Predicted 3D model of an 82-nucleotide RNA (Glycine riboswitch aptamer) from a marine eukaryotic metagenome. The coordinates come from a structure-prediction model, not an experiment, and the mean pLDDT is 78. The model forms 91% of the base pairs in the Rfam consensus.
RNA sequence: CCUUGUGGGAGAGACGGAUAUUUUUUAUCCGCGCCGAAGGAGCAACCACCCCGGAAUCUCUCAGGCAAAUGGACCGCAAGGG
Repeated sequence: CCUUGUGGGAGAGACGGAUAUUUUUUAUCCGCGCCGAAGGAGCAACCACCCCGGAAUCUCUCAGGCAAAUGGACCGCAAGGG
């Protein structure tokens, strides 16, 4: 450094309408308003420099997300591999 397991882990409308569903609920589509911490892209301090470049928690919001669940950058612990 990588993988697996495990614990913690934020932000933002359970918004409106329509359809399906026996109701609740849930799902899909449309519209508006938002979030940045999967991913992606851009710039940069800086690093490297013969060439080719590398680079964020910043910026963008394509993707993703805005009850819960799932996911989740990052951090801790354990095991394994290089």
Its Rfam family is "Glycine riboswitch aptamer". Rfam describes the family as follows. This family represents the bacterial glycine riboswitch.